[in-house]
Molecule: transfer RNA
Organism: Candidatus Micrarchaeota archaeon CG1_02_60_51
RNA sequence: GGGCCUAUAGCUCAGCCUGGACAGAGCGACUGGCUUCUAACCAGUAGGUCCUGGGUUCAAAUCCCAGUAGGCCCG
Repeated sequence: GGGCCUAUAGCUCAGCCUGGACAGAGCGACUGGCUUCUAACCAGUAGGUCCUGGGUUCAAAUCCCAGUAGGCCCG
């Protein structure tokens, strides 16, 4: 220098290919129940600039362009 992959909740990830209802799950946190208490179990609540910027579109996590960070490969 070139190519490919990854980036979504505190953590681990799905959703992206094929644009459309409020962006989801598990774990964790918090509240309540249960329990002598804790754990476990049950019910609920909160938590997101979907890496950044721009473009296309009535509408973008999703499509296009440029970048940032990490990883792998080639030279």